Predicted 3D model of a 159-nucleotide RNA (c-di-AMP riboswitch aptamer (ydaO/yuaA leader)) from Streptomyces fumanus. Model confidence (mean pLDDT): 79 of 100. RNAcentral holds the sequence, with entries from Rfam. NCBI's taxonomy places the organism under Bacteria, Bacillati, Actinomycetes, Kitasatosporales, Streptomyces.

[in-house]
RNA sequence: CGCGCGCACGCGCCGAAUCCCGCGAGGGAACCGGGGAACCACCACCUUGGGGUGAAUCGGGCGUAUACGGCAGUGGCCCACACGGCACGUAUACGCGCGUAGGAGACCUUCCCGCUCCGAACCCGUCAGCUAACCCGGUAGGCGGAGACGGAAGGAAAG
Numbered sequence: 001c002g003c004g005c006g007c008a009c010g011c012g013c014c015g016a017a018u019c020c021c022g023c024g025a026g027g028g029a030a031c032c033g034g035g036g037a038a039c040c041a042c043c044a045c046c047u048u049g050g051g052g053u054g055a056a057u058c059g060g061g062c063g064u065a066u067a068c069g070g071c072a073g074u075g076g077c078c079c080a081c082a083c084g085g086c087a088c089g090u091a092u093a094c095g096c097g098c099g100u101a102g103g104a105g106a107c108c109u110u111c112c113c114g115c116u117c118c119g120a121a122c123c124c125g126u127c128a129g130c131u132a133a134c135c136c137g138g139u140a141g142g143c144g145g146a147g148a149c150g151g152a153a154g155g156a157a158a159g
Base pairs, nucleotide, nucleotide: 009145011144012143013142014141018029019028020027021026030139031138032137033136034135035134040129049127050124051123052122053121058099059098061096062095063094064093065092066091067090068089069088070086071085073083074082075081102118103117104116105115107155108154109153110152111151112150
């Protein structure tokens, strides 16, 4: 000097996921989500189901598996039938990578310039457009160690 790991601070980040009361069960506030008229919208619905939370959609590429079609081969010849084969086509599923709609990043909001990341997962169960009143739920989990860079406007806070 570089790389990796661990630790921390009355420190931060994603997210609605925080605060207060209570011995507890639980209750309340706040924030968040769903259902639910008229009017409007849709013009039917019925498995290619449909829908919800979320930024997490949509492409095409490679590989594997399955199914169908096609192709040639074998079973004495033809037909039929059977057997195994191909990576030839299509579809579906899974995996791996490349992009992408979109999303996040240190006082707050907006704008500009950049860099670093994310671009998942789950739920309802044949059913739901919007939606006042009304009804029903959630308040988890997971991370970070300076690009937490720089510029502009308006605020806030501290001194």